Annotation
The RNA shown here (transfer RNA) has 87 nucleotides and comes from a Thermoplasmata archaeon. The organism belongs to Thermoplasmata, within Archaea. Rfam family: tRNA. Rfam classes the family as a transfer RNA. The sequence was found in a public genome assembly. Model confidence (mean pLDDT): 83 of 100.

RNA sequence: GCAGGGGUAGUCAAGCACGGCCAACGACGCGGGACUUAAGAUCCCGUCCUAAGUGGUUCGUGGGUUCAAAUCCCACCCCCUGCACCA
Repeated sequence: GCAGGGGUAGUCAAGCACGGCCAACGACGCGGGACUUAAGAUCCCGUCCUAAGUGGUUCGUGGGUUCAAAUCCCACCCCCUGCACCA
């Protein structure tokens, strides 16, 4: 350089085709509670911010399209695999 795959919250991970109840399925971790003599297991609730709201911000970065973008388009960055190059 070419081809393919990937980047989502503390971690893992689904969603992307066909845009719309998406703060984003689910699991783990963490916090609280129930149960227990206690712990584990199990169960329930919570876990971005919040002035608590029909609020705000967010899916690698920056733009664009749209009433509306994790999802479509463009450019770029990073990671993985294969190939090529390699005095």